A computed fold for a 75-nucleotide RNA from a Candidatus Altiarchaeota archaeon, annotated as transfer RNA. Its Rfam family is "tRNA". Gene Ontology term of the family: triplet codon-amino acid adaptor activity. It is annotated as a transfer RNA. The organism belongs to Candidatus Altarchaeota, within Archaea.
RNA sequence: GGACCGGUGGCCCAGUCUGGAUACGGCGACAGCCUCCUAAGCUGUAAAUCGUGGGUUCAAAUCCCAUCCGGUCCG
Repeated sequence: GGACCGGUGGCCCAGUCUGGAUACGGCGACAGCCUCCUAAGCUGUAAAUCGUGGGUUCAAAUCCCAUCCGGUCCG
């Protein structure tokens, strides 16, 4: 230098193929219930400009272009 894969809450991960509006789930955090207290269990709440910028579209995590970071392979 080239090809491919990945980047989504504090952490992990689905959703992308086939655009459709409120972005799934687990762990964790916080509050409540329960308990003598804690843990466990149950209920609820908050938290994501979907790596960044731009484009297409009525509508983009999803399609297109550029670019950054990480990984694998090739030279």
Its mean pLDDT, the model's own confidence on a scale to 100, is 80.